[in-house]
């Protein structure tokens, strides 16, 4: 330099045109003599810019970051 893949809360992850799932973690409560464990509630996310569309996390183009391969 060229090609391919991926980017979703603090971390890991599901999803694929109609506002995003679950777990861990955090916070508050219940329980307990206390702690741990358990239960309930709650907080918090689609890498960035543009395009298509009534509507984009999803489709298209470009950028950035990371990984892999070729030279």
């Nucleotide at each position: 330099g060229c090609g391919c893949c991926a980017g979703u809360g603090g971390u890991c992850u599901a999803g694929u045109g109609g506002u995003a799932u679950g777990a861990c973690a955090g916070u508050g409560g219940c329980u307990u003599c206390c702690c741990a464990a358990g239960c309930c509630a709650u907080u918090a996310a689609u890498u960035c810019g543009g395009g298509u569309u009534c509507g984009a996390u999803u489709c298209c183009c470009g950028a950035c970051u990371g990984g892999c391969g070729c030279a």